[in-house]
Context: one part of a larger RNA
RNA sequence: GAGUAGCGAGAGAAGUGUGAGAAACAUUUCCGCCGAAAGACCAAGGGUUCCUGGGCCAGGCUAAUCCGCCCAGGGUAAGUCGGGACCUAAGGCGAGGCCGUCAGGCGUAGUCGAUGGACAACUGGUUGAUAUUCCAGUACCCGCUUUAAUUCGCCCAUAACGAAUCCACUAAUGCUAAGAGUCUGAAUCCUAUUCGGCGUAAGCCGCGUGGGUGGAUGGCUCGAACCGGUGUGGUAGUAGUUAAGCAAUGGUGUGACACAGGAAGGCAGUCCAACCCGGGCGAUGGUUGUCCCGGGGUAAGGUGGUAGGGAGUGAUGUAGGUAAAUCCGCAUCACAUAUAUCCUGAGAGCUGAUGCCGAGCCGUAAGGCGAAGUGGAUGAUCCUAUGCUGUCAAGAAAAGCAUCUAGCGAGAAUUAUUGCGGCCCGUACCCGAAACCGACACAGGUGGUCAGGUAGAGAAUACCAAGGCGAUC
Numbered sequence: 001g002a003g004u005a006g007c008g009a010g011a012g013a014a015g016u017g018u019g020a021g022a023a024a025c026a027u028u029u030c031c032g033c034c035g036a037a038a039g040a041c042c043a044a045g046g047g048u049u050c051c052u053g054g055g056c057c058a059g060g061c062u063a064a065u066c067c068g069c070c071c072a073g074g075g076u077a078a079g080u081c082g083g084g085a086c087c088u089a090a091g092g093c094g095a096g097g098c099c100g101u102c103a104g105g106c107g108u109a110g111u112c113g114a115u116g117g118a119c120a121a122c123u124g125g126u127u128g129a130u131a132u133u134c135c136a137g138u139a140c141c142c143g144c145u146u147u148a149a150u151u152c153g154c155c156c157a158u159a160a161c162g163a164a165u166c167c168a169c170u171a172a173u174g175c176u177a178a179g180a181g182u183c184u185g186a187a188u189c190c191u192a193u194u195c196g197g198c199g200u201a202a203g204c205c206g207c208g209u210g211g212g213u214g215g216a217u218g219g220c221u222c223g224a225a226c227c228g229g230u231g232u233g234g235u236a237g238u239a240g241u242u243a244a245g246c247a248a249u250g251g252u253g254u255g256a257c258a259c260a261g262g263a264a265g266g267c268a269g270u271c272c273a274a275c276c277c278g279g280g281c282g283a284u285g286g287u288u289g290u291c292c293c294g295g296g297g298u299a300a301g302g303u304g305g306u307a308g309g310g311a312g313u314g315a316u317g318u319a320g321g322u323a324a325a326u327c328c329g330c331a332u333c334a335c336a337u338a339u340a341u342c343c344u345g346a347g348a349g350c351u352g353a354u355g356c357c358g359a360g361c362c363g364u365a366a367g368g369c370g371a372a373g374u375g376g377a378u379g380a381u382c383c384u385a386u387g388c389u390g391u392c393a394a395g396a397a398a399a400g401c402a403u404c405u406a407g408c409g410a411g412a413a414u415u416a417u418u419g420c421g422g423c424c425c426g427u428a429c430c431c432g433a434a435a436c437c438g439a440c441a442c443a444g445g446u447g448g449u450c451a452g453g454u455a456g457a458g459a460a461u462a463c464c465a466a467g468g469c470g471a472u473c
Stems, first nucleotide, its partner, number of pairs: 012030006031470004039450004045430002049428001050074006059067002079140002081426004086117002091112003097106003121138005141422004147416006159242003166234004174227001179222005189212005195206004245408002250404005258391004264384003269378005275296006281289001297356002301351003308344004312335007320328002357373001360369003392395001436445002452464004
């Protein structure tokens, strides 16, 4: 410079309390603000900031008795929530290996890696601070285990299926030989005759043609033996096979996927109620009434399998699926288009619940008691549904699960039941923020979830609810 700029969006007022001290702390009554947020819950990030008691030198743009500040103590409880003991994607690492003077680079088998797949818990209560974690009640999953029932096996017995080889007999069918049948119909010979030639004539000769004779040749059909398929009997109902259950690190299927669109069936939620329950009866005329105010709930699980959606089923054969397969694939056949069968699947009902919650009432407090718990309307962006239909740019993988056999196997499976076990990490608190990222208690930035009322197309906007704030001069 200068007691100057500034004190970082915004509504406070009064009473009471505490205290040395109060515009700012506590509390009460009003007033005001947000309300798709300035409410509630997570992820990331932070890391004790959470709660209680105490404190006021510094921090707090002023004061402070207050604080995300200082001191001390306390607080985070899980088989089921999230992660690991499961799986894989991009990507990372990488035994051997390849490359490189080294350092090191790449990469197979493999091993990690969620933002994805798989996977069993709900309601109520409780603390100053935790809760799907504690408590109450009611469940579910995995492993081991007790007992019982049922069923099926091993052993024994039995049953079903069931060869090969060799022997004996049989001898279909097929081929042709001799031969047979049938058709063809050469030469020869006889005869008739057109035409031509010879001859005086009778007549004779020749080519051709017709009729007969003749039966050469060829075609077709049949036709034994040998060969030999097969069948029968014996070998022999013999050898042998099958017969609980578990089950891959193998095979196959499923898992398994985009976007858009509309309709349907539901549930949540919401609104109304003259119906049900509780309370009230009027400061000033009326108000026992179709009056006023408030309330009118309940999960997972179990049961059953609805609206809806999807799939043909069975048998035989079989060269493919790195071995095998009853599985998958392929082929053929039979049945079938259904209110069939199987798979999936909201919701409602019943149960869970003689429980809990519940307006209110009682109580100094701790706490206790506790009514009704229905009807109608509306109705989602939620569920059925990763469905259905449409479109082209054609939209992960592995585990898990199912099945198949390989393999194991003498006891095993199912149901009910008894008891026991269930590890590690996270869990406080903030999270559209004074606690994260911005040097700050910074008008900036920050992914997901929930989504009440009146008006409205609406998650706009305005005013409100639950809830939260009145912004540190």
Annotation
Predicted 3D model of a 473-nucleotide part of an RNA (large-subunit ribosomal RNA, domain III) from actinobacterium SCGC AAA044-N04.